A computed fold for a 72-nucleotide RNA from a Bacteroidales bacterium, annotated as transfer RNA. NCBI's taxonomy places the organism under Bacteria, Pseudomonadati, Bacteroidota, Bacteroidia, Bacteroidales.
[in-house]
RNA sequence: GCCCUGGUAGUUCAACGGAUAGAAUGGAAGUUUCCUAAACUUUAGAUUUGAGUUCGAUUCUCAGCCGGGGUA
Numbered sequence: 001g002c003c004c005u006g007g008u009a010g011u012u013c014a015a016c017g018g019a020u021a022g023a024a025u026g027g028a029a030g031u032u033u034c035c036u037a038a039a040c041u042u043u044a045g046a047u048u049u050g051a052g053u054u055c056g057a058u059u060c061u062c063a064g065c066c067g068g069g070g071u072a
Stems, first nucleotide, its partner, number of pairs: 001071007010025004018055001027043005048064005
């Protein structure tokens, strides 16, 4: 260089092209408790970038960026 593959909350993972992008864990506040932990309630938090297709894109196409693998 070429080919394949991955990129989504702090972390680990979901999401037929269509509902407010969801769960666990972690963070914050509260209830409970003598205190802590546990439990329960509430709450904030994410789609790698640009363009295209489409009524509608996390999802499909193209190009770029970053990571992994293969090839000489």